Context: one part of a larger RNA
RNA sequence: GGACGAACGCUGGCGGCGUGCCUAACACAUGCAAGUCGAGCGGGCCUGUCAAGGCGUUAUGUUUUGGCAGGUUAAGCGGCGGACGGGUGAGUAACGCGUGAGCAACCUACCCUUGAGACAGGGAUAACCCUGGGAAACCGGGGCUAAUACCUGAUAUACUCUAUUAGGGCAUCCUGAUGGAGGAAAGGGCGGGAAGCCGCUCAAGGAUGGGCUCGCGUCCCAUCAGCUAGUUGGUGAGGUAACGGCUCACCAAGGCGACGACGGGUAGCCGGCCUGAGAGGGUGGUCGGCCACACUGGGACUGAGACACGGCCCAGACUCCUACGGGAGGCAGCAGUGGGGAAUCUUCCGCAAUGGGCGAAAGCCUGACGGAGCGACGCCGCGUGAGCGAAGAAGGCCUUCGGGUCGUAAAGCUCGAUAGUGUGGGAAGAAGGGAUGACGGUACCACACGAAAGCCCCGGCUAACUACGUGCCAGCAGCCGCGGUAAGACGUAGGGGGCGAGCGUUGUCC
Numbered sequence: 001g002g003a004c005g006a007a008c009g010c011u012g013g014c015g016g017c018g019u020g021c022c023u024a025a026c027a028c029a030u031g032c033a034a035g036u037c038g039a040g041c042g043g044g045c046c047u048g049u050c051a052a053g054g055c056g057u058u059a060u061g062u063u064u065u066g067g068c069a070g071g072u073u074a075a076g077c078g079g080c081g082g083a084c085g086g087g088u089g090a091g092u093a094a095c096g097c098g099u100g101a102g103c104a105a106c107c108u109a110c111c112c113u114u115g116a117g118a119c120a121g122g123g124a125u126a127a128c129c130c131u132g133g134g135a136a137a138c139c140g141g142g143g144c145u146a147a148u149a150c151c152u153g154a155u156a157u158a159c160u161c162u163a164u165u166a167g168g169g170c171a172u173c174c175u176g177a178u179g180g181a182g183g184a185a186a187g188g189g190c191g192g193g194a195a196g197c198c199g200c201u202c203a204a205g206g207a208u209g210g211g212c213u214c215g216c217g218u219c220c221c222a223u224c225a226g227c228u229a230g231u232u233g234g235u236g237a238g239g240u241a242a243c244g245g246c247u248c249a250c251c252a253a254g255g256c257g258a259c260g261a262c263g264g265g266u267a268g269c270c271g272g273c274c275u276g277a278g279a280g281g282g283u284g285g286u287c288g289g290c291c292a293c294a295c296u297g298g299g300a301c302u303g304a305g306a307c308a309c310g311g312c313c314c315a316g317a318c319u320c321c322u323a324c325g326g327g328a329g330g331c332a333g334c335a336g337u338g339g340g341g342a343a344u345c346u347u348c349c350g351c352a353a354u355g356g357g358c359g360a361a362a363g364c365c366u367g368a369c370g371g372a373g374c375g376a377c378g379c380c381g382c383g384u385g386a387g388c389g390a391a392g393a394a395g396g397c398c399u400u401c402g403g404g405u406c407g408u409a410a411a412g413c414u415c416g417a418u419a420g421u422g423u424g425g426g427a428a429g430a431a432g433g434g435a436u437g438a439c440g441g442u443a444c445c446a447c448a449c450g451a452a453a454g455c456c457c458c459g460g461c462u463a464a465c466u467a468c469g470u471g472c473c474a475g476c477a478g479c480c481g482c483g484g485u486a487a488g489a490c491g492u493a494g495g496g497g498g499c500g501a502g503c504g505u506u507g508u509c510c
Base pairs, nucleotide, nucleotide: 001510002509003508004507006506007505008504009503010502013382014381015380016379017378018377019375020374021340026338027337028336030335031334032333035080036079037078040077041076043073044072045071046070047069048068049067050066051065052064053063054062055061087293088292089291096218097217098216099215100214101213102212103211106210107209111206112205113204114203115202116201117200119153120152121151122150128143129142130141131140132139133138159182160181161180162179163178164177165176166175167174168173187198188197219265220264221263226256227255228254231253232252233251234250235249236248237247238246268290269289270288271287272283273282274281275280295316296315297314298313299312318329319328320327321326346372348371349370350369354368355366356365357364358363385415386414387413388412395406396405397404398403420449421448422447423446424445425444429439454499455498456497457496458495459480460479461478465494466493467492468491469490475482476481
C1' cells in the first nucleotide's frame, strides 16, 4: 500500500447492487417450511330422480329405506412424492476431495425408442357397525365390504439357472445355436360403441443419476520409530446391485515402515477469493460442484434410491404433560426467543415470475424462489449548489502596531436543482391471442414548494505552524522519542494538510 462476512470511536443526506451469528453442532416458546391424486377403491355428506312403506288437518305435502345419476369429501385403503429442494461444518488427513483412467464386477423410479403381452380364478383387510380397556397417547375383541391392495394357476422368443456345442477375446470370460427347469400383468376415464387417451407386465436399447476400483496430488510434530490378529494371503461358503478379509470356517505366516508406517495435533475438499511483476504466500464467507452431519450413540424397516433433518425402533442426556399406571418432543429449514459474544437482520408480502412434487386437467402444495424490511457492513453513483461579487465589511487569530491572515470566503445580485412533500400521469417484468403482477401506484415523467459535513492529522519518517495554557505535572506515542518556565511533539484556539458520507483505531492476511 492492498484486502475484510469485520468490530470499536466520532459523524451521518439519497439511490443502485451486493452482503449480514466468524462465538455455544448451546437450549429453544409460537407460527409456517411436503404434499397431492375422487379420472385407483369402499364409505360419509348434499342435491336430483325412481320404487316401496309410514304419517297425513290430502298439499302428489312430509318422512324412512333401497336403486340410479351429479357434486363434494375430513378420516381410511391404494398410488406417486416425502432420498429432491433448504440448513450446517460437528466429524473426517480419508479414494473424503481434485484430476486422470477403469468396471469382462454393478444398479438406475419417473422420461425416450423398439418388440411382445395383459387369459382364468381366489381369499382377505382398513374405513364402517357393535363392544371392551385407558387421564391421555392410544390399544384389544367380534361382525361387514372394495380396489390399479394381496394371492394362485395359464402363456412368455428374447430374461434367469443349467447341459451340450461352434466361434472369439483381455485371465475370471464374451457372443451364437439346441434342449431342460423357473418367473408377468390392472385397470381407469371420455364415448352409444370402437379407435384414440392415461395407465399395467416382460424384454432390449437410450438418456439421466449413482455404486465400486486404481495412478497422481492434498497441513504440522521424529521431543510419535517401530506398527499389525481379520492382521497379510489362500481354499470354501455366506452376503451384496456388484468386486472384495465385506463376513465366517479352515490353512499358511504374512503385511506396512526414514520414499516417514504407527501415534499426536489441526482441518470439511475444490472451482475460486486476497495479495504479488511473477514465482509464491494466505484463504475456502457469499455463489457453484463434491463430501459429511441432523439432540448424542446404535440399529434396521420400507423403497428404484435412505440406514432417511421435519420416518421407525433401542439406549442416553435434557425439556414438557400426567389421574403416577404411562406418554410427548428434537429450528445445523424460514422468521423469532434466551444464552454466549467486540459483533451479525423482519415472528414481513406473494406464489405474479423461475423451478419442484402430485394430478388427464382445472388446480393444490412449495419460508425453494421472487420481493419488500433492518444495518454506511462493502462496492459504485449522486448531492450538500453554480456564476458574478472589495486592494478586501464585521468578527476571530497573529503582529515588528505599519500591517498580515481567515478571504471571493460572507453579505449582495443572477441562475439552477437532488432527496423530501403536494398534485397529475404511470410501466417493463406476462409467455403464441385473451385472462393473470407479490414487488407497487414502485421505478420513471410533468408542475409547485423545497433540506443536508464531518473525521483524522500538522517534531522526523509524512503533506501541513503560530499563539496561549501547562511546567518530567497533566499528558502524547507506530518507531525514533516529546514534557523539569518561551514545548511547531501535552491541552485549547486561529491557521494549515489529507480524505470525505465518511474518517480514524483495533484485529487478520499478502